[in-house]
RNA sequence: GGGCCCAUAGCUCAGUUGGCUAGAGUGCGCCCAUGGCAUGGGCGAGGUCGUGGGUUCGAAUCCCACUGGGUCCA
Repeated sequence: GGGCCCAUAGCUCAGUUGGCUAGAGUGCGCCCAUGGCAUGGGCGAGGUCGUGGGUUCGAAUCCCACUGGGUCCA
């Protein structure tokens, strides 16, 4: 220098033939059960979907550039 892959909640990830309201587990907060702990159950908060543009009535999803990480070639 070039090819490919990845970036979504604090953490690990799903969702990518464009359209419900963006979800799960775990963690966190409150409540209930127990004399208390462990544990179990209920409710809730938490996201500008890496950044900036483009296409479209509509983008986490398609296109372009950039940033960071991984990997391969030279």
Predicted 3D model of a 74-nucleotide RNA (transfer RNA) from bacterium (Candidatus Gribaldobacteria) CG07_land_8_20_14_0_80_33_18. Its mean pLDDT, the model's own confidence on a scale to 100, is 81. Lineage of the source: Bacteria > Bacteria candidate phyla > Candidatus Gribaldobacteria. It matches the Rfam family "tRNA". Gene Ontology term of the family: triplet codon-amino acid adaptor activity. By type it is a transfer RNA.